Source information
This is a predicted structure of a 76-nucleotide RNA (transfer RNA) from a Chitinophagales bacterium. Lineage of the source: Bacteria > Pseudomonadati > Bacteroidota > Chitinophagia > Chitinophagales. The coordinates come from a structure-prediction model, not an experiment, and the mean pLDDT is 80. Rfam family: tRNA. Gene Ontology term of the family: triplet codon-amino acid adaptor activity. The sequence was found in a public genome assembly.
[in-house]
RNA sequence: GCGAAUGUAGCUCAGUCGGUAGAGCACAAGCUUCCCAAGCUUGGGGUCGCGAGUUCGAAUCUCGUCAUUCGCUCCA
Numbered sequence: 001g002c003g004a005a006u007g008u009a010g011c012u013c014a015g016u017c018g019g020u021a022g023a024g025c026a027c028a029a030g031c032u033u034c035c036c037a038a039g040c041u042u043g044g045g046g047u048c049g050c051g052a053g054u055u056c057g058a059a060u061c062u063c064g065u066c067a068u069u070c071g072c073u074c075c076a
Base pairs, nucleotide, nucleotide: 001072002071003070004069005068006067007066010025011024012023013022019056027043028042029041030040031039049065050064051063052062053061
C1' cells in the first nucleotide's frame, strides 16, 4: 500500500423488511434478613466510532474518514 472483519450503556453482547434503542452483569435506592450473602422490585446511565448524503423517517442503505484485529504484497 491492498483486501476483509469489528466499532451500540461502565463491561460482554443483541437489535428482524429502514419506523419509540434493548438484554445480562455492574451501579444506586427500596423490600426481605439480627447482620452478611443470596433473592425480589424499582431506578439512573447512550452523540449507535466520526463526518456527509439518500429518505417523511437511518444503529440499519450509500460515500468518506478514524481506531482495533486478521490476511496479502513491496522494501529493508